Model confidence (mean pLDDT): 83 of 100. A computed fold for a 73-nucleotide RNA from a Thermoplasmata archaeon, annotated as transfer RNA. It was read from a public genome assembly. Rfam family: tRNA. From the family's description: Transfer RNA (tRNA) molecules are approximately 80 nucleotides in length. Taxonomically the source falls in Thermoplasmata (Archaea, Methanobacteriati, Thermoplasmatota).

RNA sequence: GGGCCGGUAGAUCAGUUGGAAGAUCGCAGGCUUUGCAAGCCUGAGGCCACGGGUUCAAAUCCCGUCCGGUCCA
Numbered sequence: 001g002g003g004c005c006g007g008u009a010g011a012u013c014a015g016u017u018g019g020a021a022g023a024u025c026g027c028a029g030g031c032u033u034u035g036c037a038a039g040c041c042u043g044a045g046g047c048c049a050c051g052g053g054u055u056c057a058a059a060u061c062c063c064g065u066c067c068g069g070u071c072c073a
Base pairs, nucleotide, nucleotide: 001072002071003070004069005068006067007066010025011024012023013022019056027043028042029041030040031039049065050064051063052062053061
């Protein structure tokens, strides 16, 4: 330098035909306990990597850029 895969909550990851952004763990509060842990309930937490385009409508399609992984040179 080129090919391919990926970037979504603090972490690990889903997201189906383009039409309401989710799970688990973690975190905070409550219940329970003498207390801790476990359990149950509730909640906070997201510019969907960035810029542009298409569309009534984009995490999703198209183009460019950045970052990570992998293969080739």